The RNA shown here (TPP riboswitch aptamer (THI element)) has 96 nucleotides and comes from an Alphaproteobacteria bacterium. Its mean pLDDT, the model's own confidence on a scale to 100, is 80. It was read from a public genome assembly, where an Rfam model found it. The model forms 95% of the base pairs in the Rfam consensus.

[in-house]
RNA sequence: CGCCCGCGACAGGGGCGUCCGGGCGACCGGGCUGAGAAGCACCCUUUGAACCUGAACCAGAUCAUGCUGGCGUAGGGAGUCCGCGGCGGCUGCUUU
Numbered sequence: 001c002g003c004c005c006g007c008g009a010c011a012g013g014g015g016c017g018u019c020c021g022g023g024c025g026a027c028c029g030g031g032c033u034g035a036g037a038a039g040c041a042c043c044c045u046u047u048g049a050a051c052c053u054g055a056a057c058c059a060g061a062u063c064a065u066g067c068u069g070g071c072g073u074a075g076g077g078a079g080u081c082c083g084c085g086g087c088g089g090c091u092g093c094u095u096u
């Protein structure tokens, strides 16, 4: 100096549904799926199915629901001149 890999820092993005019971309501308790169903949490950041749109979509399953699959090599979607480690290369100095 380069590279990409790993870790970190800082920064940024994102979702929070469904069913039952209680309550005027805010909300509380429980069941389901999930990383996460309001958490000092969790997930994701271009190597980008985190998440959004299409979508009040299609098929299947379910008490019910993006619950599962399709759609989907569809369209969008949030990162750094930072640090440490690893690897590779170049140059200089010293010693033999």
Stems, first nucleotide, its partner, number of pairs: 001088003005085004009080002011045004016039001017032006051076003057070004